[in-house]
RNA sequence: GUCGAAUAAAGGCAAACCGCUCGAAAGGGUGGGACGCAAAGCUACAGGGGCUUCGUGAUCGAGGAUCACAUGCCAGCCAGCUCCCUAC
Numbered sequence: 001g002u003c004g005a006a007u008a009a010a011g012g013c014a015a016a017c018c019g020c021u022c023g024a025a026a027g028g029g030u031g032g033g034a035c036g037c038a039a040a041g042c043u044a045c046a047g048g049g050g051c052u053u054c055g056u057g058a059u060c061g062a063g064g065a066u067c068a069c070a071u072g073c074c075a076g077c078c079a080g081c082u083c084c085c086u087a088c
Stems, first nucleotide, its partner, number of pairs: 004085001012037002017032006035076001041081003047078002049074003055069006
């Protein structure tokens, strides 16, 4: 330097689920817990994709219902950027 190669070493993260908490929700924080992860580190208007609908709009309407929309989210969906370690 290439590369993710090795059932290596040393460490790291932590799904589901549960407690508390923030939020309309999706989801987030925190403690427990480990399904997994070589980037499960960082990046979410200005790449793709997914989730939600307080609110707004439309239609119908008695209540309210249905549909559409992100400005709200997801980086453990892909993607972009960066990186520990050493076998070769």